[in-house]
Context: one part of a larger RNA
């Protein structure tokens, strides 16, 4: 020096543990905000860095119900108090809530300043006036009201809208109406009561699900893309206006009102008949009935034995509408807490919505009037349709051009023409449906500290970037701190007794691998 093997040290793997975590289910809620949010700054404690709560009434005030022995937050420790005259603590409703922020008197480098102490600006209302330019109108004071404005996680409509990649290059395609941008709502939204879908039979708003089908078909017919009726579900809900025509007012070929009316086996107006039941209703009303927001009762075990410690073992018992779960010094149906089942609200909100009330709802007849205009059609240019001009319909838009009124009109995938089906050019519509920043309850061939969240712990912190923005590492003594009086070496770290403890696990604390490093020994060179 090497190799073994013991003994240690280092070190923090392993198994074990869970205080965060990740998925799904139900169910609830889906907003907050000029009555000042969201998010922060700066204060509030006997003593108080910091976190939590909380606003100069500052770890809290004020009232209603609960609760019933202890209580002054994490968090000790003193010190000083509170409380069966009901405290701490839970719940319901109120007060207060500096300053900054949409920030809104002005002004500012946010939490500042200034001042006359203010609704700043939009909209709205009534009043007063008031131009080119005559009635008028913009507009312009003044008073009033308080509607808007930011702030959130997906979900929805809407206007815009990439490339990277596919094609094994690449331009048309794709990728994709995706990312992203901006605008708008809502608890959901969009959608919708055929100018439909079919096909010789017929169905009857939409919306999602299965299916039709990787099919029909688009496609440098390449890469690709890619339906729809039908059928079977889920959930159901229909309805209000223009118009014609009447009556009123007025500034009067007209407007406003009010009545009338709403349809496609065409309807209404119009002339005529005839009736107040019937069924209906999303309008108004709030009866009642539940449920949320605090709780509250709530069965049934003892002995010995082995442990430090029974919940083990062993012996006999008993509850069960309870043998879910967790905690207790090992493994408890019968120790706690719960858990079955009942019971419960002074306030507040939430569902449901009963009596009343409003208020819709016939038949017949003729063919005078009505029955959605710069509209549909068409012509170009271009979007969208599963559909890339193609024979290209059907839809939307931009330029131009332009009908008809029921003998009408659009549609069936260029177009004619039978025949069929509907009634454009005005609006509303629940529920099936999607979607979790958020609360509650569950539950897992989901993780178990290099895993799960980036974050089990004061984490978006430390720290790094001028910024935008990036972004960690760290979890476990013990049943109880019972956290080692006191004595000895020592400046002290530290270490010998001695004491606790089942056991030093001794706080650089539970297991305590490997590497690595020391020491003996014992073979070798």
């Nucleotide at each position: 020096g090497g190799c073994u093997u013991a003994u240690g040290g280092u070190g923090g793997a392993u198994a074990c543990c869970u205080u965060g975590g990740c998925a799904u289910u139900c169910a609830g809620a889906a907003g907050c905000g000029a009555u000042g949010a969201a998010g922060g700054a700066c204060g509030c404690g006997g003593u108080u860095a910091c976190c939590u709560g909380c606003g100069a009434u500052a770890a809290g005030c004020u009232u209603c119900g609960g609760g019933g022995a202890g209580c002054u937050g994490g968090a000790a420790a003193c010190a000083a108090g509170c409380u069966u005259u009901g405290a701490u603590c839970c719940g319901g409703a109120g007060g207060u809530u500096u300053c900054c922020g949409a920030a809104u008197g002005a002004g500012g480098c946010a939490a500042c300043u200034c001042c006359a102490a203010g609704a700043a600006c939009u909209u709205c209302u009534u009043a007063u006036u008031g131009a080119a330019u005559a009635u008028a109108u913009a507009g312009a004071u003044a008073a009033g009201a308080a509607a808007g404005a930011g702030c959130a996680a997906a979900c929805c409509c809407a206007g815009g809208g990439a490339a990277u990649u596919g094609a094994a290059a690449c331009a048309u395609c794709u990728u994709a109406g995706u990312a992203c941008c901006u605008g708008g709502a809502g608890g959901a939204a969009a959608a919708g009561a055929a100018a439909g879908u079919a096909a010789a039979a017929a169905c009857g708003a939409u919306u999602c699900c299965c299916u039709u089908a990787g099919u029909a078909g688009c496609g440098g017919c390449g890469a690709g893309c890619g339906a729809a009726a039908u059928g079977g579900g889920a959930a159901c809900a229909g309805c209000c206006u223009a118009a014609a025509c009447u009556a009123a007012u007025c500034a009067a070929u007209g407007a406003u009102u009010a009545g009338g009316g709403u349809u496609g086996u065409g309807g209404g107006a119009c002339a005529g008949u005839g009736g107040u039941u019937u069924c209906g209703g999303a309008u108004a009303g709030g009866a009642u009935u539940a449920g949320u927001u605090a709780g509250a009762u709530g069965a049934a075990g003892u002995g010995u034995u082995u442990g430090g410690a029974a919940u083990g073992a062993c012996a006999c018992a008993c509850c069960a509408a309870a043998g879910a779960g967790a905690g207790u010094g090992a493994a408890a149906g019968u120790c706690u807490c719960g858990u079955a089942a009942u019971c419960g609200a002074a306030a507040a909100c939430u569902a449901u919505g009963a009596a009343u009330a409003c208020u819709g709802u016939a038949c017949u007849g003729u063919a005078u009037c009505c029955c959605g205009a710069g509209u549909a059609g068409c012509a170009u240019g271009g979007g969208g349709c599963a559909c890339g001009u193609g024979a290209a319909a059907u839809u939307c838009c931009g330029u131009g051009u332009g009908a008809a009124u029921c003998u009408g009109c659009g549609a069936g995938g260029a177009c004619c023409a039978c025949c069929u089906c509907g009634u454009a050019a005005g609006g509303c519509u629940a529920a099936a449906u999607a979607u979790u920043c958020c609360u509650g309850a569950a539950u897992g061939a989901c993780c178990g500290a290099u895993a799960g969240u980036g974050a089990a712990a004061c984490a978006g912190u430390a720290c790094c970037g001028c910024g935008a923005g990036g972004g960690a590492a760290a979890g476990g003594u013990g049943a109880a701190a019972a956290g080692a009086a006191c004595c000895c070496c020592g400046g002290g770290a530290g270490g010998g007794g001695a004491g606790u403890g089942a056991a030093a696990a001794g706080a650089a604390c539970a297991u305590g691998a490997a590497a690595c490093c020391a020491u003996a020994a014992g073979c070798u060179u």